[in-house]
RNA sequence: CUCCGAAAAGGCAAAACCGGAGUAAUCCGGUGACGCAAAGCCACGGGUCCUUUGAAUAAGGACAGCCGGGUUGCCGAAG
Numbered sequence: 001c002u003c004c005g006a007a008a009a010g011g012c013a014a015a016a017c018c019g020g021a022g023u024a025a026u027c028c029g030g031u032g033a034c035g036c037a038a039a040g041c042c043a044c045g046g047g048u049c050c051u052u053u054g055a056a057u058a059a060g061g062a063c064a065g066c067c068g069g070g071u072u073g074c075c076g077a078a079g
Stems, first nucleotide, its partner, number of pairs: 003079001004076002011036002016031006034065001040071003044068003047063006
């Protein structure tokens, strides 16, 4: 240094509920804590979901806590 993940410090925050934004998926704030070593960031590939459409297609959008990928990054016990 890399793989890796014991400990400690610190961090994030699922569901649900309350308030708000949005046609919606969903997002923001509060309570909350299921989990997380990238659960930091980026919609690039796949996927899922929403809207328009009679449908296919197509277009526009949402999800990074669905899987890959890119990028930055905390700590250091055993191996």
Molecule: c-di-GMP-I-UAU riboswitch aptamer
Organism: Malonomonas rubra